[in-house]
Molecule: small-subunit ribosomal RNA
Organism: metagenome
RNA sequence: AGAGCGAACGCUAGCGGCGCGUUUUAAGCAUGCAAGUCGAACGAGAAUUUGGAGAUGAAGCUUCGGUGGAUUCUCCGCUAUUCUAGUGGCGAACGGGUGAGUAACACGUGGGUAAUCUGCCCAAAGAUUGGGAUAGCUCAUGGAAACAUGAAUUAAUACCGGAUGUUAUGGGGCUUACAUAAGUAAGCUUCAUCAAAGGUGGGGAUUUUCGGACCUACCGCUUUGGGAUGAGCCCGCGGCCCAUUAGCUUGUUGGUAGGGUAAAGGCCUACCAAGGCUAUGAUGGGUAGCCGGCCUGAGAGGGUGAACGGCCACAUUGGGACUGAGACACGGCCCAGACUCCUACGGGAGGCAGCAGCUAAGAAUCUUCCGCAAUGGGCGAAAGCCUGACGGAGCGACGUCGCGUGGAUGAUGACGGUGUUUUUGCAUUGUAAAAUCCUUUCGGGAAGGAAGAAUAAGGGUGCUCUAAUAUAGCAUUCGAUGACGACCCUUCCUAAAGAAGCCCCGGCUAAUUACGUGCCAGCAGCCGCGGCAAUACGUAAGGGGUAAGCGUUGCUCGGAAUUACUGGGCGUAAAGGGCAUGUAGGCGGGAAGGUAAGUUGGUGGUGAAAUCUACAGGCUCAACCUGUAAACUGCCUCCAAAACUGCUUUUCUUGAGUACGGGAGAGGAGACUGGAAUUCCUAGUGUAGGGGUGAAAUCUGUAGAUAUUAGGAAGAACACCGGUGGCGAAGGCGAGUCUCUGGCCUGAUACUGACGCUAAUAUGCGAAAGCGUGGGGAGCGAACAGGAUUAGAUACCCUGGUAGUCCACGCCCUAAACGAUGUACACUAGGCGUUGGUGGUAUCAAUCCCACCAGUGCCGAAGCUAACGCAUUAAGUGUACUGCCUGGGGAGUAUGCUCGCAAGGGUGAAACUCAAAGGAAUUGACGGGGGCCCGCACAAGCGGUGGAGCAUGUGGUUUAAUUCGAUGAUACGCGAGAAACCUUACCAGGGCUUGACAUUCAUGUGACAGGCUGUGAAAGCAGCCCUUCUUCGGACACAUGGACAGGUGCUGCAUGGCUGUCGUCAGCUCGUGUAGUGAGAUGUUGGGUUAAGUCCCGCAACGAGCGCAACCCCUGUUUUCUGUUGCCAUCAUUUAGUUGGGGACUCAGAAAAAACUGCCGGUGACAAACCGGAGGAAGGUGGGGACGACGUCAAGUCAUCAUGGCCCUUAUGUCCUGGGCCACACACGUGCUACAAUGGGUGGUACAAAGAGUUGCGAAACCGCGAGGUCGAGCCAAUCUCAAAAAACCAUCCUCAGUUCGGAUUGGAGUCUGAAAUUCGACUCCAUGAAGUUGGAAUCGCUAGUAAUCGCGCAUCAGAAUGGCGCGGUGAAUACGUUCCCGGGCCUUGUACACACCGCCCGUCACACCACCCGAGUUGGAUAUACUUGAAGUCGCUGAUCUAACCCGCAAGGGAUGAAAGUGCCGAUUGUAUGUUUGGUAAGGGGGGUGAAGUCGUAACAAGGUA
Repeated sequence: AGAGCGAACGCUAGCGGCGCGUUUUAAGCAUGCAAGUCGAACGAGAAUUUGGAGAUGAAGCUUCGGUGGAUUCUCCGCUAUUCUAGUGGCGAACGGGUGAGUAACACGUGGGUAAUCUGCCCAAAGAUUGGGAUAGCUCAUGGAAACAUGAAUUAAUACCGGAUGUUAUGGGGCUUACAUAAGUAAGCUUCAUCAAAGGUGGGGAUUUUCGGACCUACCGCUUUGGGAUGAGCCCGCGGCCCAUUAGCUUGUUGGUAGGGUAAAGGCCUACCAAGGCUAUGAUGGGUAGCCGGCCUGAGAGGGUGAACGGCCACAUUGGGACUGAGACACGGCCCAGACUCCUACGGGAGGCAGCAGCUAAGAAUCUUCCGCAAUGGGCGAAAGCCUGACGGAGCGACGUCGCGUGGAUGAUGACGGUGUUUUUGCAUUGUAAAAUCCUUUCGGGAAGGAAGAAUAAGGGUGCUCUAAUAUAGCAUUCGAUGACGACCCUUCCUAAAGAAGCCCCGGCUAAUUACGUGCCAGCAGCCGCGGCAAUACGUAAGGGGUAAGCGUUGCUCGGAAUUACUGGGCGUAAAGGGCAUGUAGGCGGGAAGGUAAGUUGGUGGUGAAAUCUACAGGCUCAACCUGUAAACUGCCUCCAAAACUGCUUUUCUUGAGUACGGGAGAGGAGACUGGAAUUCCUAGUGUAGGGGUGAAAUCUGUAGAUAUUAGGAAGAACACCGGUGGCGAAGGCGAGUCUCUGGCCUGAUACUGACGCUAAUAUGCGAAAGCGUGGGGAGCGAACAGGAUUAGAUACCCUGGUAGUCCACGCCCUAAACGAUGUACACUAGGCGUUGGUGGUAUCAAUCCCACCAGUGCCGAAGCUAACGCAUUAAGUGUACUGCCUGGGGAGUAUGCUCGCAAGGGUGAAACUCAAAGGAAUUGACGGGGGCCCGCACAAGCGGUGGAGCAUGUGGUUUAAUUCGAUGAUACGCGAGAAACCUUACCAGGGCUUGACAUUCAUGUGACAGGCUGUGAAAGCAGCCCUUCUUCGGACACAUGGACAGGUGCUGCAUGGCUGUCGUCAGCUCGUGUAGUGAGAUGUUGGGUUAAGUCCCGCAACGAGCGCAACCCCUGUUUUCUGUUGCCAUCAUUUAGUUGGGGACUCAGAAAAAACUGCCGGUGACAAACCGGAGGAAGGUGGGGACGACGUCAAGUCAUCAUGGCCCUUAUGUCCUGGGCCACACACGUGCUACAAUGGGUGGUACAAAGAGUUGCGAAACCGCGAGGUCGAGCCAAUCUCAAAAAACCAUCCUCAGUUCGGAUUGGAGUCUGAAAUUCGACUCCAUGAAGUUGGAAUCGCUAGUAAUCGCGCAUCAGAAUGGCGCGGUGAAUACGUUCCCGGGCCUUGUACACACCGCCCGUCACACCACCCGAGUUGGAUAUACUUGAAGUCGCUGAUCUAACCCGCAAGGGAUGAAAGUGCCGAUUGUAUGUUUGGUAAGGGGGGUGAAGUCGUAACAAGGUA
């Protein structure tokens, strides 16, 4: 990576269906509603309708008399209806909400109730006769109110008495059945006790006060029974964490008696007994409603308990009872507390965790909606009323399911955007758009049509009850009613019309480019991106994914076999207890019988429904809904089986043990004894040191040491034997003898008969150090002192030395207590040792050999293991039991408990922090590891540098500038093979702007060049003169404008190319094969050998490539050919190879030859090769050069050149003049010249090679002391010139001195080059004559034609080398050797290194931040005990006061009963005291962690420099 969510946040948003919506604060609540109903239980009141009586008497009409009778009022009765409060009944214990509490029989599951109750429903039976009150209402009083009190009056299905009493309850007796612990059920019998109420409708006979009685139907009532439903109680089993909670308990556990309850029971009380629970976790603490289920997972499991359903608990907090079938009661009561509200201050009222809604909290969760139409509930006979249950709608993309945002054709592959080495182009966006044709789901509008409605009242028909065609019931058939809501369905109209976003594109992980930014801004799930070329940031384009959503965050499971039951481990990664004995527990040998707890099979019950799964069905599909089946893996019941386990009985001997013989041993304890050594003491001999170390010193000694001899004392340890030998459980045990004692091995018999194995808790033992008391004390020796070492040295080294080490007794209880390997048993190839024993064979015997048993070692097969390795002494294969582990650090710390005299031990966390820590092996690199080997690496030599002066380069400093680069080796006489101008890049000043240079376009001009003048430092500017060609296309030049030029500007860490270095070191690799899980190995290692991975041999390797070598060039020898400008032996000639001549020689140019360990001897392995020799010009790569493997150093160079990107564009480009690169207190590198006599000066005489030359080399001659000049022969070179070679040699002077050494410096005079020599050239002459007398520490080069020394040439170049590159002349010394220094190669070893030792890394201190511990205190919560307080209330007692019903009584009155009141027990709350526990906070103290560049050292990793 997946799946999921009651989610939240960001961006976005077309429609519909079905669901879901305060997870936080059981915080507080304004307002409205959420439980009422019955008049067919009752009395009263009010209103309406209607009737009657009376009063009143309007309009109209009128003969004015009346008529008329509206309206209003009063009274009466009846019928009907409605309303109000009350009495009464039923309901309000349901429904609805929430999860605070609860770790409990609360829940789940299965049982029990013979220990129980149950309104409404059903059945049977009954329903008789009386009585007295009371609310309401009225009056009065108190009060603000809430409300209360008194008086009078009234009804009932309210209340009470009597009767009856099937049955019921209680007691006694008898029978039967079932159970057994008391018992229960049924039947018979006897005694005692206990009931009731009426209402409504209808009506034939009878009766009547005409209402009724009575009958009948229905409803209601009483008793009993019954089932159903619901509830109570009890029990088995099951499901959280902490042992840093180990002991808890006094009504506690049981009994007896009583009380109490519907009911068993310490539930309660009294008495008696002293029990009960607990390591299978009591008690305590923390957390939590439980389940069906839900999510995940292959499953087993893990997480969870929203919605729906079951159970429980709660209703502002705590307590309490009343009523009732049911409550200790969400919308009831009483009391106490907190809070809010009202008040007249006296007192009252309230409880949204019901539905809406509000406030607060929070990341976060809705309308103060409609309706009882449906479903369901309460009441009622019913109509009906009530119902925020419920049905619906509203809000929210919160989830899920479905649909749509168009379809076809369409290439000028358009514009635009983006990219691009090819830029008039191409690629991509992209058939995408536009355009044409088509469709209209959804949305909007209109019209039409369904479903949710079943039935009720009432009517018809039939049946039942009945005296009845009343009434009532049952069946059937007709028969009102729609909140939602115009939502759904169908049709029509409308126009592509109204409807696409979000995230991602470095890997994991599908999808890439450009620009911007420059360790900034930012990203990030992990790894990690970003410091000038970012596929990782931001934007754009393109792409990928998904879609009305998409991302992010949070949480759960998965992946994770990463707690492992399925399904892990413990030698070295984390992990075997230090060792043993042994309790509980777990496991357990062979045979037989029994049993049936486990086990197996079957039967029956249960496992609610919903969910899940399968198959069907209904909404257009799906989600959703419905039906059926399966499943619910569980528990219980009964039956059966008997192999295995268990239990039980009997038995056996092989496990285990006992007895007997023999044996080995540093096994343990005690006592005694011994010699060597050491130190000390005494005495002798003897004299100057001794001792100690890397070297020294402290120390000791002339007061006589050390050394040596003799004697004595003391304590400790036991040489040789001695051994991967022995013994012991481990720790451990080592002189000898004796005593006591444990275990082991072996042999052959006998006995017991599973007696065994393992092992929490427990007990014992347990090195060293340490502690206590008392001894002892020779040596050694923490601490300490001194001496050294050192930057320091609280160390290593030395001299001393106290505890201690020793003994006895008592503690401590830990170790790398290690085989880093628990114990026991069994099985699984061998080989070789060794210790103890037994047997066999051979032998006269010793003894050897063979076999077996028990130990102890090495090597190895299979097997195992990550590998290393283990391998009959397992780390193999199995069994049993036990201990332990779960990333590193924090930390074996804190805290608590516990042990200890103390030191300290045992047990043993968390916060926080990191993305690693670790094991084994691999390749490298490294080592103050090892082995082998090489190199001018050292050594042996020669000559230098470092000191002086100067030259040159660099640093530094200075400056307007002293241009830039190179900077350990591998920069520094380097780029530069040559800075006076130029070069030149730098500075100052003066100029130019399509430009000093290239290409091109447009327009214009006709020139440009050249000459001259002015100005100026020049460049330039200004002016004048002169002035085109043409094939008419243009060429050329200039001016203006545009493309562009230009840049020694930046980045060598973007690059190419080139180069340095390791290193001319011998290495670096590949293919195939082989063994290894793999990295990697092998080959390439080994034995020899070489300059060499050179070659040979061996070998699981066989081959190959790049390197080595060779091939190339120069040089050394010879031959052949060719002979001019070269050469000259012979012949002529000459001053001269000058000339003739010659090709012999030298030389030159070509082409060949030659050298290969080929030959001989020896060594070696019959090899490679080495050593010696011969021959040869040359001998073992002959000498030199070119040639530089894979790679390393982000080595050097953007300033040789090229080049990406960036930057400048009237300047960072370009031109010019002058200056600078040449400065100068100083430091360094590289050189030159010297310091002198192996020399210097002067004179003379010889011998090279290699080069260069026409803008050149320049002869001879002449001039000048000279540099040089004049003239100019010859030479484009084997011809001429440069050109003299110099050291050398010969002769002579100097004679050891700052010199006849040395030449710096300075003055003067010159020469040459060049426009130009001041800054700033070289040279010459004269004069001057500095430092310097051989150079500290240190350091460089060189192994033969080399070093050293001597000169010559060339490049650059007008001129200007002490540098560079070449050339020859003269021409040494030394190498024993590989110990050491440096560098390198190969093998091996260690490693904590891999940026690879210039590595890594530890601790203190200082600073900042973070979490934690202790903490004088302070402040909350919880809880315990004791006392205090003691409301309401139940229960008990009293009840002198009051008391309708019943009894006695004529009455008065009395009794009974009840009540007020008082009181007792219990009792919430409160207070006080003392604890326990857990938070907050805290002066101060403590360690810990983290932190790019702090301080001090260097402890560890290599022999880490003292393992």